The prediction has a mean pLDDT of 81. Transfer RNA from a Planctomycetaceae bacterium, 74 nucleotides, folded computationally.
[in-house]
RNA sequence: GGGCGACUAGCUCAGUUGGUUAGAGCGCCGUCUUCACACGGCGGAGGUCUGCAGUUCGAGUCUGCAGUCGCCCA
Repeated sequence: GGGCGACUAGCUCAGUUGGUUAGAGCGCCGUCUUCACACGGCGGAGGUCUGCAGUUCGAGUCUGCAGUCGCCCA
RNA backbone atom coordinates (compact mmCIF):
# COMPACT_ATOMS: atom_id res chain seq x y z
P G A 1 -0.82 3.84 3.56
O5' G A 1 -0.79 2.82 2.31
C5' G A 1 -0.68 3.35 1.01
C4' G A 1 -0.68 2.24 0.00
C3' G A 1 -1.92 1.36 0.00
O3' G A 1 -3.00 1.94 -0.73
C1' G A 1 0.00 0.00 0.00
P G A 2 -4.49 1.64 -0.31
O5' G A 2 -4.70 0.13 -0.76
C5' G A 2 -4.73 -0.21 -2.15
C4' G A 2 -4.92 -1.70 -2.32
C3' G A 2 -6.14 -2.29 -1.62
O3' G A 2 -7.36 -2.07 -2.33
C1' G A 2 -4.26 -3.65 -1.20
P G A 3 -8.70 -1.98 -1.51
O5' G A 3 -8.95 -3.47 -1.05
C5' G A 3 -9.20 -4.49 -2.02
C4' G A 3 -9.32 -5.84 -1.36
C3' G A 3 -10.36 -5.94 -0.27
O3' G A 3 -11.69 -6.08 -0.76
C1' G A 3 -8.37 -6.98 0.45
P C A 4 -12.90 -5.58 0.12
O5' C A 4 -13.00 -6.61 1.31
C5' C A 4 -13.29 -7.97 1.06
C4' C A 4 -13.15 -8.81 2.31
C3' C A 4 -13.99 -8.39 3.49
O3' C A 4 -15.35 -8.79 3.39
C1' C A 4 -11.81 -8.86 4.22
P G A 5 -16.48 -7.95 4.14
O5' G A 5 -16.28 -8.32 5.68
C5' G A 5 -16.48 -9.64 6.13
C4' G A 5 -16.04 -9.80 7.56
C3' G A 5 -16.71 -8.89 8.58
O3' G A 5 -18.00 -9.36 8.95
C1' G A 5 -14.39 -8.93 8.97
P A A 6 -19.09 -8.32 9.51
O5' A A 6 -18.57 -7.98 10.98
C5' A A 6 -18.52 -8.99 11.98
C4' A A 6 -17.85 -8.46 13.22
C3' A A 6 -18.49 -7.22 13.85
O3' A A 6 -19.59 -7.57 14.68
C1' A A 6 -16.16 -6.92 13.72
P C A 7 -20.81 -6.52 14.87
O5' C A 7 -20.17 -5.36 15.78
C5' C A 7 -19.63 -5.70 17.05
C4' C A 7 -18.98 -4.47 17.68
C3' C A 7 -19.93 -3.35 18.03
O3' C A 7 -19.55 -2.72 19.25
C1' C A 7 -18.24 -2.54 16.59
P U A 8 -20.30 -3.11 20.58
O5' U A 8 -21.84 -2.89 20.22
C5' U A 8 -22.42 -1.61 20.26
C4' U A 8 -23.88 -1.68 20.63
C3' U A 8 -24.18 -2.42 21.93
O3' U A 8 -23.96 -1.60 23.08
C1' U A 8 -25.64 -3.20 20.26
P A A 9 -23.30 -2.25 24.35
O5' A A 9 -24.42 -2.11 25.49
C5' A A 9 -24.75 -0.84 26.04
C4' A A 9 -25.07 -0.94 27.52
C3' A A 9 -24.03 -1.67 28.33
O3' A A 9 -23.87 -1.04 29.61
C1' A A 9 -26.10 -2.74 28.60
P G A 10 -22.69 -0.01 29.83
O5' G A 10 -21.52 -0.94 30.42
C5' G A 10 -20.29 -0.35 30.92
C4' G A 10 -19.52 -1.39 31.67
C3' G A 10 -19.28 -2.68 30.89
O3' G A 10 -18.12 -2.61 30.12
C1' G A 10 -20.19 -3.17 33.03
P C A 11 -18.08 -3.25 28.64
O5' C A 11 -17.95 -4.81 28.90
C5' C A 11 -16.76 -5.35 29.47
C4' C A 11 -16.93 -6.86 29.65
C3' C A 11 -17.36 -7.62 28.39
O3' C A 11 -16.25 -7.94 27.56
C1' C A 11 -18.71 -8.26 30.22
P U A 12 -16.50 -8.12 25.97
O5' U A 12 -17.34 -9.47 25.86
C5' U A 12 -16.77 -10.72 26.26
C4' U A 12 -17.76 -11.83 26.02
C3' U A 12 -18.44 -11.84 24.66
O3' U A 12 -17.61 -12.42 23.66
C1' U A 12 -20.06 -12.16 26.35
P C A 13 -17.90 -12.12 22.09
O5' C A 13 -19.35 -12.72 21.93
C5' C A 13 -20.29 -12.11 21.09
C4' C A 13 -21.64 -12.69 21.37
C3' C A 13 -22.71 -12.33 20.36
O3' C A 13 -22.61 -13.19 19.22
C1' C A 13 -23.56 -12.03 22.53
P A A 14 -23.40 -12.77 17.90
O5' A A 14 -24.89 -13.17 18.38
C5' A A 14 -25.92 -12.83 17.65
C4' A A 14 -27.23 -13.29 18.32
C3' A A 14 -28.41 -12.74 17.52
O3' A A 14 -28.69 -13.59 16.40
C1' A A 14 -28.76 -12.31 19.80
P G A 15 -28.60 -12.89 14.94
O5' G A 15 -29.77 -11.83 15.01
C5' G A 15 -31.10 -12.23 15.36
C4' G A 15 -31.93 -11.03 15.71
C3' G A 15 -31.90 -9.89 14.70
O3' G A 15 -32.73 -10.14 13.58
C1' G A 15 -31.67 -9.02 16.87
P U A 16 -32.48 -9.26 12.26
O5' U A 16 -33.10 -10.19 11.12
C5' U A 16 -32.37 -11.32 10.65
C4' U A 16 -33.33 -12.28 9.98
C3' U A 16 -34.34 -11.63 9.05
O3' U A 16 -34.58 -12.47 7.94
C1' U A 16 -35.46 -12.78 10.75
P U A 17 -33.83 -12.26 6.56
O5' U A 17 -34.45 -10.91 5.98
C5' U A 17 -33.77 -10.25 4.89
C4' U A 17 -34.70 -9.30 4.19
C3' U A 17 -35.23 -8.14 5.05
O3' U A 17 -35.31 -6.96 4.24
C1' U A 17 -37.04 -9.33 4.16
P G A 18 -34.19 -5.86 4.38
O5' G A 18 -34.75 -4.92 5.55
C5' G A 18 -34.21 -4.99 6.86
C4' G A 18 -34.93 -4.01 7.76
C3' G A 18 -36.43 -4.26 7.88
O3' G A 18 -36.84 -3.87 9.19
C1' G A 18 -36.08 -2.11 7.03
P G A 19 -37.91 -4.81 9.96
O5' G A 19 -39.03 -3.76 10.42
C5' G A 19 -38.71 -2.70 11.30
C4' G A 19 -39.95 -2.04 11.84
C3' G A 19 -41.05 -3.01 12.29
O3' G A 19 -41.75 -2.45 13.39
C1' G A 19 -41.86 -1.66 10.52
P U A 20 -41.22 -2.94 14.87
O5' U A 20 -42.21 -2.12 15.81
C5' U A 20 -42.20 -0.69 15.81
C4' U A 20 -43.58 -0.16 16.20
C3' U A 20 -44.01 -0.53 17.63
O3' U A 20 -44.83 0.53 18.12
C1' U A 20 -45.57 -1.39 16.08
P U A 21 -44.85 0.92 19.61
O5' U A 21 -43.73 0.14 20.44
C5' U A 21 -42.38 0.47 20.34
C4' U A 21 -41.73 0.30 21.68
C3' U A 21 -40.31 -0.32 21.61
O3' U A 21 -39.46 0.33 22.55
C1' U A 21 -41.71 -1.63 23.02
P A A 22 -38.03 0.82 21.99
O5' A A 22 -37.11 -0.49 22.01
C5' A A 22 -37.25 -1.51 21.03
C4' A A 22 -36.32 -2.65 21.30
C3' A A 22 -36.01 -2.93 22.77
O3' A A 22 -37.08 -3.72 23.33
C1' A A 22 -34.01 -2.92 21.52
P G A 23 -37.01 -4.13 24.93
O5' G A 23 -36.41 -5.60 24.73
C5' G A 23 -35.77 -6.27 25.80
C4' G A 23 -35.31 -7.61 25.31
C3' G A 23 -34.38 -8.34 26.26
O3' G A 23 -35.13 -9.05 27.24
C1' G A 23 -33.43 -8.32 24.11
P A A 24 -34.44 -9.41 28.66
O5' A A 24 -33.49 -10.64 28.29
C5' A A 24 -34.05 -11.85 27.80
C4' A A 24 -32.96 -12.85 27.48
C3' A A 24 -31.97 -13.11 28.61
O3' A A 24 -32.49 -14.06 29.53
C1' A A 24 -30.79 -12.75 26.61
P G A 25 -32.06 -13.97 31.10
O5' G A 25 -30.57 -14.54 31.11
C5' G A 25 -30.31 -15.89 30.77
C4' G A 25 -28.82 -16.11 30.66
C3' G A 25 -27.99 -15.63 31.85
O3' G A 25 -28.00 -16.56 32.92
C1' G A 25 -27.00 -14.87 29.85
P C A 26 -28.01 -16.00 34.43
O5' C A 26 -26.56 -15.35 34.62
C5' C A 26 -25.39 -16.17 34.59
C4' C A 26 -24.14 -15.33 34.50
C3' C A 26 -23.94 -14.27 35.58
O3' C A 26 -23.46 -14.83 36.81
C1' C A 26 -23.44 -13.33 33.48
P G A 27 -23.92 -14.14 38.18
O5' G A 27 -23.34 -12.65 38.14
C5' G A 27 -21.94 -12.41 38.18
C4' G A 27 -21.65 -10.94 37.91
C3' G A 27 -22.27 -9.94 38.86
O3' G A 27 -21.53 -9.84 40.08
C1' G A 27 -22.58 -9.21 36.65
P C A 28 -22.31 -9.45 41.44
O5' C A 28 -22.89 -7.99 41.20
C5' C A 28 -22.02 -6.86 41.06
C4' C A 28 -22.81 -5.58 40.88
C3' C A 28 -23.88 -5.34 41.92
O3' C A 28 -23.33 -4.77 43.12
C1' C A 28 -24.80 -4.96 39.78
P C A 29 -24.00 -5.14 44.54
O5' C A 29 -25.37 -4.34 44.54
C5' C A 29 -25.38 -2.93 44.55
C4' C A 29 -26.81 -2.40 44.53
C3' C A 29 -27.75 -3.02 45.54
O3' C A 29 -27.61 -2.47 46.85
C1' C A 29 -28.80 -2.96 43.44
P G A 30 -27.99 -3.36 48.10
O5' G A 30 -29.57 -3.46 48.09
C5' G A 30 -30.35 -2.30 48.27
C4' G A 30 -31.82 -2.60 48.07
C3' G A 30 -32.38 -3.72 48.92
O3' G A 30 -32.69 -3.30 50.25
C1' G A 30 -33.11 -3.99 46.71
P U A 31 -32.60 -4.35 51.48
O5' U A 31 -33.81 -5.38 51.20
C5' U A 31 -35.15 -4.92 51.25
C4' U A 31 -36.09 -6.00 50.72
C3' U A 31 -36.00 -7.33 51.44
O3' U A 31 -36.75 -7.36 52.64
C1' U A 31 -36.00 -7.67 49.11
P C A 32 -36.37 -8.37 53.83
O5' C A 32 -36.88 -9.78 53.26
C5' C A 32 -38.28 -10.02 53.11
C4' C A 32 -38.52 -11.42 52.54
C3' C A 32 -37.83 -12.54 53.30
O3' C A 32 -38.56 -12.94 54.46
C1' C A 32 -37.50 -12.82 50.98
P U A 33 -37.78 -13.41 55.78
O5' U A 33 -37.06 -14.74 55.31
C5' U A 33 -37.81 -15.90 54.99
C4' U A 33 -36.91 -16.98 54.43
C3' U A 33 -35.70 -17.32 55.29
O3' U A 33 -36.06 -18.21 56.36
C1' U A 33 -35.04 -17.10 53.03
P U A 34 -35.65 -17.86 57.87
O5' U A 34 -34.08 -18.10 57.82
C5' U A 34 -33.55 -19.40 57.59
C4' U A 34 -32.05 -19.38 57.65
C3' U A 34 -31.44 -18.68 58.86
O3' U A 34 -31.44 -19.53 60.01
C1' U A 34 -30.32 -18.00 56.88
P C A 35 -31.90 -18.85 61.40
O5' C A 35 -30.74 -17.81 61.74
C5' C A 35 -30.92 -16.81 62.76
C4' C A 35 -29.58 -16.17 63.09
C3' C A 35 -28.80 -15.68 61.89
O3' C A 35 -29.22 -14.38 61.52
C1' C A 35 -27.37 -16.95 63.28
P A A 36 -29.42 -14.03 59.93
O5' A A 36 -27.94 -14.08 59.37
C5' A A 36 -26.99 -13.05 59.74
C4' A A 36 -25.60 -13.41 59.25
C3' A A 36 -25.50 -13.71 57.77
O3' A A 36 -25.41 -12.52 56.99
C1' A A 36 -24.35 -15.37 58.97
P C A 37 -25.99 -12.51 55.48
O5' C A 37 -24.98 -13.43 54.67
C5' C A 37 -23.64 -13.01 54.44
C4' C A 37 -22.80 -14.12 53.86
C3' C A 37 -23.26 -14.70 52.54
O3' C A 37 -22.92 -13.88 51.44
C1' C A 37 -22.62 -16.45 53.98
P A A 38 -23.86 -13.88 50.15
O5' A A 38 -23.66 -15.35 49.58
C5' A A 38 -22.40 -15.75 49.02
C4' A A 38 -22.42 -17.23 48.70
C3' A A 38 -23.51 -17.69 47.74
O3' A A 38 -23.16 -17.46 46.38
C1' A A 38 -23.45 -19.13 49.59
P C A 39 -24.32 -17.05 45.35
O5' C A 39 -25.26 -18.32 45.28
C5' C A 39 -24.76 -19.55 44.78
C4' C A 39 -25.77 -20.67 44.97
C3' C A 39 -27.16 -20.41 44.41
O3' C A 39 -27.23 -20.68 43.01
C1' C A 39 -27.35 -21.24 46.58
P G A 40 -28.18 -19.71 42.13
O5' G A 40 -29.64 -19.93 42.71
C5' G A 40 -30.29 -21.19 42.59
C4' G A 40 -31.58 -21.20 43.39
C3' G A 40 -32.58 -20.11 43.05
O3' G A 40 -33.34 -20.40 41.88
C1' G A 40 -32.35 -20.25 45.39
P G A 41 -33.90 -19.17 41.01
O5' G A 41 -35.09 -18.59 41.91
C5' G A 41 -36.21 -19.39 42.19
C4' G A 41 -37.23 -18.62 43.01
C3' G A 41 -37.64 -17.27 42.45
O3' G A 41 -38.60 -17.37 41.40
C1' G A 41 -37.23 -17.09 44.76
P C A 42 -38.58 -16.28 40.24
O5' C A 42 -39.05 -14.94 40.92
C5' C A 42 -40.36 -14.83 41.45
C4' C A 42 -40.53 -13.51 42.18
C3' C A 42 -40.16 -12.27 41.40
O3' C A 42 -41.18 -11.87 40.49
C1' C A 42 -39.23 -12.14 43.54
P G A 43 -40.74 -11.10 39.13
O5' G A 43 -40.26 -9.66 39.66
C5' G A 43 -41.22 -8.78 40.23
C4' G A 43 -40.52 -7.59 40.87
C3' G A 43 -39.69 -6.72 39.95
O3' G A 43 -40.46 -5.82 39.17
C1' G A 43 -38.50 -7.12 41.95
P G A 44 -39.87 -5.27 37.76
O5' G A 44 -38.63 -4.34 38.19
C5' G A 44 -38.85 -3.16 38.94
C4' G A 44 -37.54 -2.52 39.35
C3' G A 44 -36.64 -2.05 38.23
O3' G A 44 -37.06 -0.80 37.70
C1' G A 44 -35.35 -3.17 39.87
P A A 45 -36.59 -0.35 36.24
O5' A A 45 -35.11 0.18 36.48
C5' A A 45 -34.85 1.29 37.30
C4' A A 45 -33.35 1.45 37.53
C3' A A 45 -32.53 1.65 36.27
O3' A A 45 -32.52 3.02 35.87
C1' A A 45 -31.53 -0.03 37.61
P G A 46 -32.55 3.41 34.36
O5' G A 46 -31.18 2.81 33.81
C5' G A 46 -29.92 3.33 34.25
C4' G A 46 -28.79 2.46 33.76
C3' G A 46 -28.78 2.26 32.26
O3' G A 46 -28.16 3.34 31.59
C1' G A 46 -28.46 0.19 33.36
P G A 47 -28.91 4.06 30.36
O5' G A 47 -28.60 3.12 29.13
C5' G A 47 -27.27 2.65 28.89
C4' G A 47 -27.03 2.48 27.44
C3' G A 47 -27.54 3.61 26.52
O3' G A 47 -26.60 3.86 25.50
C1' G A 47 -28.47 1.53 25.86
P U A 48 -25.95 5.32 25.40
O5' U A 48 -27.03 6.20 24.63
C5' U A 48 -26.88 6.44 23.23
C4' U A 48 -28.07 5.85 22.48
C3' U A 48 -28.13 6.24 21.03
O3' U A 48 -28.59 5.14 20.25
C1' U A 48 -30.06 7.03 22.14
P C A 49 -28.01 5.09 18.75
O5' C A 49 -27.16 3.74 18.75
C5' C A 49 -26.17 3.51 19.74
C4' C A 49 -25.67 2.10 19.60
C3' C A 49 -25.18 1.74 18.23
O3' C A 49 -24.10 0.83 18.34
C1' C A 49 -26.98 0.34 18.81
P U A 50 -22.94 0.78 17.23
O5' U A 50 -21.92 1.95 17.56
C5' U A 50 -21.44 2.14 18.90
C4' U A 50 -20.40 3.23 18.91
C3' U A 50 -20.76 4.45 18.06
O3' U A 50 -21.60 5.36 18.74
C1' U A 50 -18.58 3.73 17.53
P G A 51 -22.66 6.25 17.92
O5' G A 51 -21.77 7.35 17.19
C5' G A 51 -21.04 8.29 17.97
C4' G A 51 -20.27 9.23 17.06
C3' G A 51 -21.10 9.88 15.97
O3' G A 51 -21.78 11.03 16.44
C1' G A 51 -19.13 8.99 15.03
P C A 52 -23.16 11.48 15.74
O5' C A 52 -22.69 12.06 14.34
C5' C A 52 -21.76 13.15 14.28
C4' C A 52 -21.39 13.43 12.83
C3' C A 52 -22.56 13.54 11.88
O3' C A 52 -23.15 14.83 11.95
C1' C A 52 -20.90 12.18 10.91
P A A 53 -24.61 15.05 11.30
O5' A A 53 -24.27 14.99 9.76
C5' A A 53 -25.27 14.60 8.84
C4' A A 53 -24.63 14.31 7.50
C3' A A 53 -25.61 13.73 6.49
O3' A A 53 -26.35 14.74 5.84
C1' A A 53 -23.70 12.35 6.58
P G A 54 -27.93 14.54 5.64
O5' G A 54 -28.00 13.40 4.54
C5' G A 54 -27.35 13.60 3.28
C4' G A 54 -27.34 12.31 2.49
C3' G A 54 -28.70 11.66 2.25
O3' G A 54 -29.40 12.30 1.19
C1' G A 54 -27.12 10.01 2.86
P U A 55 -31.00 12.29 1.23
O5' U A 55 -31.37 10.77 0.93
C5' U A 55 -31.04 10.18 -0.32
C4' U A 55 -31.48 8.74 -0.35
C3' U A 55 -32.93 8.51 0.06
O3' U A 55 -33.82 8.75 -1.03
C1' U A 55 -31.52 6.93 1.12
P U A 56 -35.13 9.61 -0.77
O5' U A 56 -36.02 8.68 0.16
C5' U A 56 -36.46 7.42 -0.31
C4' U A 56 -37.06 6.63 0.81
C3' U A 56 -38.11 7.33 1.65
O3' U A 56 -39.38 7.33 1.00
C1' U A 56 -36.61 6.17 3.05
P C A 57 -40.27 8.73 1.12
O5' C A 57 -40.79 8.70 2.62
C5' C A 57 -41.40 9.87 3.19
C4' C A 57 -42.00 9.51 4.54
C3' C A 57 -41.04 8.82 5.49
O3' C A 57 -40.22 9.73 6.20
C1' C A 57 -43.07 7.63 5.40
P G A 58 -38.66 9.38 6.37
O5' G A 58 -38.70 8.12 7.35
C5' G A 58 -39.15 8.26 8.69
C4' G A 58 -39.27 6.90 9.36
C3' G A 58 -37.98 6.08 9.40
O3' G A 58 -37.16 6.47 10.49
C1' G A 58 -39.77 4.73 8.68
P A A 59 -35.58 6.51 10.33
O5' A A 59 -35.13 5.00 10.19
C5' A A 59 -35.43 4.05 11.23
C4' A A 59 -34.29 3.07 11.44
C3' A A 59 -32.99 3.73 11.90
O3' A A 59 -32.27 2.82 12.70
C1' A A 59 -32.63 2.72 9.83
P G A 60 -32.48 2.79 14.30
O5' G A 60 -31.37 1.74 14.78
C5' G A 60 -29.98 2.11 14.84
C4' G A 60 -29.12 0.88 14.75
C3' G A 60 -29.09 0.23 13.37
O3' G A 60 -28.12 0.82 12.53
C1' G A 60 -29.46 -1.41 15.05
P U A 61 -28.43 1.04 10.95
O5' U A 61 -28.72 -0.43 10.38
C5' U A 61 -27.73 -1.44 10.46
C4' U A 61 -28.31 -2.74 9.94
C3' U A 61 -28.76 -2.71 8.50
O3' U A 61 -28.43 -3.94 7.84
C1' U A 61 -30.55 -3.30 9.90
P C A 62 -27.12 -3.97 6.88
O5' C A 62 -27.59 -3.04 5.68
C5' C A 62 -28.27 -3.60 4.56
C4' C A 62 -28.45 -2.54 3.49
C3' C A 62 -27.26 -1.63 3.23
O3' C A 62 -26.30 -2.24 2.40
C1' C A 62 -29.21 -0.32 3.39
P U A 63 -24.71 -1.86 2.54
O5' U A 63 -24.65 -0.40 1.93
C5' U A 63 -24.89 -0.19 0.56
C4' U A 63 -24.68 1.28 0.19
C3' U A 63 -23.39 1.90 0.69
O3' U A 63 -22.29 1.58 -0.16
C1' U A 63 -25.18 3.35 1.18
P G A 64 -20.80 1.53 0.47
O5' G A 64 -20.44 3.07 0.67
C5' G A 64 -20.33 3.93 -0.46
C4' G A 64 -20.05 5.36 -0.02
C3' G A 64 -18.88 5.53 0.93
O3' G A 64 -17.63 5.53 0.24
C1' G A 64 -20.71 6.76 1.71
P C A 65 -16.30 5.01 0.97
O5' C A 65 -15.96 6.16 2.04
C5' C A 65 -15.58 7.46 1.57
C4' C A 65 -15.54 8.44 2.73
C3' C A 65 -14.68 8.05 3.90
O3' C A 65 -13.30 8.30 3.69
C1' C A 65 -16.76 8.82 4.69
P A A 66 -12.21 7.37 4.45
O5' A A 66 -12.36 7.80 5.98
C5' A A 66 -12.01 9.12 6.39
C4' A A 66 -12.37 9.34 7.85
C3' A A 66 -11.80 8.34 8.85
O3' A A 66 -10.43 8.61 9.16
C1' A A 66 -14.06 8.69 9.33
P G A 67 -9.48 7.44 9.64
O5' G A 67 -10.04 7.04 11.07
C5' G A 67 -10.02 7.98 12.14
C4' G A 67 -10.66 7.40 13.39
C3' G A 67 -10.09 6.07 13.84
O3' G A 67 -8.89 6.26 14.58
C1' G A 67 -12.45 5.96 13.90
P U A 68 -7.71 5.15 14.51
O5' U A 68 -8.27 3.99 15.45
C5' U A 68 -8.48 4.24 16.84
C4' U A 68 -9.18 3.05 17.48
C3' U A 68 -8.56 1.70 17.19
O3' U A 68 -7.44 1.43 18.00
C1' U A 68 -10.90 1.58 16.87
P C A 69 -6.28 0.45 17.42
O5' C A 69 -6.94 -0.99 17.43
C5' C A 69 -7.34 -1.59 18.66
C4' C A 69 -8.12 -2.86 18.41
C3' C A 69 -7.47 -3.89 17.51
O3' C A 69 -6.46 -4.64 18.16
C1' C A 69 -9.73 -3.64 16.91
P G A 70 -5.24 -5.26 17.28
O5' G A 70 -5.93 -6.44 16.46
C5' G A 70 -6.45 -7.56 17.15
C4' G A 70 -7.23 -8.45 16.21
C3' G A 70 -6.47 -8.98 15.00
O3' G A 70 -5.63 -10.07 15.34
C1' G A 70 -8.60 -8.24 14.32
P C A 71 -4.33 -10.40 14.40
O5' C A 71 -4.95 -11.03 13.07
C5' C A 71 -5.63 -12.29 13.11
C4' C A 71 -6.20 -12.62 11.75
C3' C A 71 -5.25 -12.59 10.59
O3' C A 71 -4.45 -13.77 10.50
C1' C A 71 -7.21 -11.48 9.99
P C A 72 -3.01 -13.74 9.82
O5' C A 72 -3.34 -13.54 8.27
C5' C A 72 -3.99 -14.57 7.55
C4' C A 72 -4.31 -14.11 6.15
C3' C A 72 -3.15 -13.61 5.31
O3' C A 72 -2.37 -14.66 4.76
C1' C A 72 -4.97 -12.15 5.08
P C A 73 -0.82 -14.44 4.38
O5' C A 73 -0.89 -13.46 3.12
C5' C A 73 -1.45 -13.91 1.90
C4' C A 73 -1.43 -12.79 0.88
C3' C A 73 -0.11 -12.11 0.64
O3' C A 73 0.74 -12.86 -0.22
C1' C A 73 -1.77 -10.47 0.85
P A A 74 2.37 -12.73 -0.07
O5' A A 74 2.71 -11.23 -0.51
C5' A A 74 2.51 -10.83 -1.86
C4' A A 74 2.73 -9.34 -2.01
C3' A A 74 4.10 -8.84 -1.52
O3' A A 74 5.13 -9.06 -2.46
C1' A A 74 2.39 -7.43 -0.71
Record summary
Taxonomically the source falls in Planctomycetaceae (Bacteria, Pseudomonadati, Planctomycetia, Planctomycetales).